[in-house]
RNA sequence: GCGGGAGUAACUCAAGGGUAGAGUCCCUGCUUCCCAAGCAGGUGGUUGCGGGUUCGAGUCCCGUCUCCCGCU
Numbered sequence: 001g002c003g004g005g006a007g008u009a010a011c012u013c014a015a016g017g018g019u020a021g022a023g024u025c026c027c028u029g030c031u032u033c034c035c036a037a038g039c040a041g042g043u044g045g046u047u048g049c050g051g052g053u054u055c056g057a058g059u060c061c062c063g064u065c066u067c068c069c070g071c072u
Stems, first nucleotide, its partner, number of pairs: 001071007010024004018055001026042005048064005
């Protein structure tokens, strides 16, 4: 330099173009003599960044940044 893959909650990951979710963590409550475990509820997101297409973009297109793999 070329090609491919990944980037979404604190962490690990989902999400047919139509309100962004789950598990873990954290907080509150229940349970227990207390803790842990269990159960119920809750907080938490400029979907890496910048544009474009569309009535509507995490999703499609272009550019760009970081990481991984391969080729040279």
Molecule: transfer RNA
Organism: Caldifarciminota bacterium